[in-house]
Context: one part of a larger RNA
RNA sequence: GAUUGAACGCUGGCGGCAUGCUUAACACAUGCAAGUCGAACGGUAACAGCAGAGAGCUUGCUUUCUGGCUGACGAGUGGCGGACGGGUGAGUACAACUUAGGAAUCUGCCUAGUAGCUGGGGAUAACUCGGAGAAAUCCGAGCUAAUACCGAAUACGCUCCUCUAUCGUAAAGACUGGGGAGGAAAGCGGGGGAUCUUCGGACCUCGCACUAUUAGAUGAGCCUAAGCCGGAUUAGCUUGUUGGUGGGGUAAUGGCCUACCAAGGCGACGAUCCGUAGCUGUUCUGAGAGGAAGAUCAGCCACACUGGGACUGAGACACGGCCCAGACUCCUACGGGAGGCAGCAGUGGGGAAUAUUGGACAAUGGGGGCAACCCUGAUCCAGCAAUGCCGCGUGUGUGAAGAAGGCCUGCGGGUUGUAAAGCACUUUCAACAGUGAAGAAGGGUUUGUGUUUAAUAGAUACAGACAUUGACGUUAACUGUAGAAGAAGCACCGGCUAAUUUAGUGCCAGCAGCCGCGGUAAUACUAAAGGUGCGAGCGUUAAUC
Numbered sequence: 001g002a003u004u005g006a007a008c009g010c011u012g013g014c015g016g017c018a019u020g021c022u023u024a025a026c027a028c029a030u031g032c033a034a035g036u037c038g039a040a041c042g043g044u045a046a047c048a049g050c051a052g053a054g055a056g057c058u059u060g061c062u063u064u065c066u067g068g069c070u071g072a073c074g075a076g077u078g079g080c081g082g083a084c085g086g087g088u089g090a091g092u093a094c095a096a097c098u099u100a101g102g103a104a105u106c107u108g109c110c111u112a113g114u115a116g117c118u119g120g121g122g123a124u125a126a127c128u129c130g131g132a133g134a135a136a137u138c139c140g141a142g143c144u145a146a147u148a149c150c151g152a153a154u155a156c157g158c159u160c161c162u163c164u165a166u167c168g169u170a171a172a173g174a175c176u177g178g179g180g181a182g183g184a185a186a187g188c189g190g191g192g193g194a195u196c197u198u199c200g201g202a203c204c205u206c207g208c209a210c211u212a213u214u215a216g217a218u219g220a221g222c223c224u225a226a227g228c229c230g231g232a233u234u235a236g237c238u239u240g241u242u243g244g245u246g247g248g249g250u251a252a253u254g255g256c257c258u259a260c261c262a263a264g265g266c267g268a269c270g271a272u273c274c275g276u277a278g279c280u281g282u283u284c285u286g287a288g289a290g291g292a293a294g295a296u297c298a299g300c301c302a303c304a305c306u307g308g309g310a311c312u313g314a315g316a317c318a319c320g321g322c323c324c325a326g327a328c329u330c331c332u333a334c335g336g337g338a339g340g341c342a343g344c345a346g347u348g349g350g351g352a353a354u355a356u357u358g359g360a361c362a363a364u365g366g367g368g369g370c371a372a373c374c375c376u377g378a379u380c381c382a383g384c385a386a387u388g389c390c391g392c393g394u395g396u397g398u399g400a401a402g403a404a405g406g407c408c409u410g411c412g413g414g415u416u417g418u419a420a421a422g423c424a425c426u427u428u429c430a431a432c433a434g435u436g437a438a439g440a441a442g443g444g445u446u447u448g449u450g451u452u453u454a455a456u457a458g459a460u461a462c463a464g465a466c467a468u469u470g471a472c473g474u475u476a477a478c479u480g481u482a483g484a485a486g487a488a489g490c491a492c493c494g495g496c497u498a499a500u501u502u503a504g505u506g507c508c509a510g511c512a513g514c515c516g517c518g519g520u521a522a523u524a525c526u527a528a529a530g531g532u533g534c535g536a537g538c539g540u541u542a543a544u545c
Stems, first nucleotide, its partner, number of pairs: 001545004006541005013392006019385002021350001026348003030345003035080003040077002043073002047071003050067008087303003097227006105220002110216007118152001120150002127142006158182006166174002187208006195202002229275003236266003241263008278300004282293004305326005328339004356382001358381003364378001365376004395425004405416004429486001431481005439472001442468001444466009489534005494515003500529005510517002
């Protein structure tokens, strides 16, 4: 000099864009952060409509009951999603990360292709009844549905076994053909001319879903090499250890596990041990080489009160799932139960130190759904903080009687100083009033044209019309009104280092980054006047280069 997620002191007008617990991975009150689908299902607790019955009567209103009939929908069965998104950096010196390769793998939803979607069965929740318990919750009996569950049929692909020939290797194998064995499925909704009908539908068609399989895409698992902090006052370490064979296990290779066999494997090119630490893109600095850092943003990893475990699932050994143990907190009728903010706010604590218990799903994205839509503390916004960067303003011109006052003085004057006042202007920003974009794409209703189809239904694509969807928001921007009006400080002035005099003090009080000042003429302390530097900041401290 540059820099910072900074803090402290003094000061503080506005805007834009960023950033904001670096400490206790300390403990947490309260609210919210993951739901959705009635176009899978039985249904109807609530709301609304309709229908029926009854009552009151003001004779068309009110009210009661009944009916899932309709819109919808609490709880429940079922499906998909809760493995994403969000947080944190405790652990981890390597099973991580980065780069470059590899083969022995899986992959829900999505895309493209092929072949299907036949026909049955038995349960169970909800509900009703009964019971136990303070509660959490649980038990028994009975009834019922499904895209829940289970057989059967079928099998182009698929899996397994086997045979034959071909190709080929060190071995494993590859491919073609034949034979045998095994394994699937589910429906729902819109519309409809004939035909049939038990009047429910069958049937046709469209869409969504379902089953098997091939390929892709995406995501994930695994292996290898190299790179990757300090310590030798850590020199030897290792027995599933190193390799092989058989077996098991996994989606898959492998001591991953196991039985047996062999005795290996690593190490001064630093093994092992100890300490420290998430890694990277990047960031800061520097002419560079390097050095330091790893906040925000992005990629990967790990963790979710502490330790362990599996279940479900395409995917977890699962932050807001389950089980066990532990510590802690809470409820209790003392028998027993409940909980996990390193999600967003917020509280206590720690600390030099770090924000609102805000708004909205309008946009982007995500989950569910045919869709409308619902959910979304992701996100977009707003609030707080000069924490940082950038921009703007605090006025402009004129004005010598060089005013008054202050300070200095050699008492003549000098300086503050065109500075002020005065005169003439301007009105950025802020204030007030008005006008007013863009962020909006869509979705709805409707018309037309095409596609599908038996169909002028329906669905769908495109185009047009109409009424609409904005948290921010009293938005940005623009116009007008009034008036210099509302807006300057901080540090320093001995040398380094730009800028000096006076008074007070008297080795005292004090200053100080280094050299050093102060003991009665202090340009170095304190104050004033003047000056210098930067400026909504300025200084100090800390840290890095």
Notes
Predicted 3D model of a 545-nucleotide part of an RNA (small-subunit ribosomal RNA, 5' domain) from a metagenome. Its mean pLDDT, the model's own confidence on a scale to 100, is 84. Rfam family: Bacterial small subunit ribosomal RNA. RNAcentral holds the full RNA, with entries from SILVA.